[in-house]
RNA sequence: CUUAUCAAGAAAGGCAGAGGGAAAUGGCCCGAUGAAGCCUUGACAACCUGCAUACUGGUUUUAAAAAACCGGAUGUAAGGUGCCAACUCCAUCCCGCGGAAGGCGGGACAGAUAAG
Numbered sequence: 001c002u003u004a005u006c007a008a009g010a011a012a013g014g015c016a017g018a019g020g021g022a023a024a025u026g027g028c029c030c031g032a033u034g035a036a037g038c039c040u041u042g043a044c045a046a047c048c049u050g051c052a053u054a055c056u057g058g059u060u061u062u063a064a065a066a067a068a069c070c071g072g073a074u075g076u077a078a079g080g081u082g083c084c085a086a087c088u089c090c091a092u093c094c095c096g097c098g099g100a101a102g103g104c105g106g107g108a109c110a111g112a113u114a115a116g
Stems, first nucleotide, its partner, number of pairs: 001116006011041005019030003024092004042084001044082001047080002049077005055072006088110001093107005
């Protein structure tokens, strides 16, 4: 940089000792009944990956089948990542709905994760 996803899901222990929820602003929360960080264990999920399939598209090949290969779908495992308060905690910019509201919806920007 490109593509996909972001409303679901899942915590205990040890060390540590005051912050944390990406950044700015404004909110609202979490935190001495112990924040960040580190370690251990456990879970969650299924992007990549492995395996399976009397499912399915294509390519090669063949006289025809068979076979091989590349995808898709479904299931399964959990090797590589990720993740385990709150929608990505909410808003900010644009558009729509609305008498109006930090009321609702859509989009953009930014961010996170995966694969390339």
Model confidence (mean pLDDT): 83 of 100. A computed fold for a 116-nucleotide RNA from uncultured Niastella sp., annotated as SAM riboswitch aptamer (S box leader). Of the family's consensus pairs, 97% are formed in the model. Rfam family: SAM riboswitch aptamer (S box leader). About the family: The SAM riboswitch is found upstream of a number of genes which code for proteins involved in methionine or cysteine biosynthesis in Gram-positive bacteria.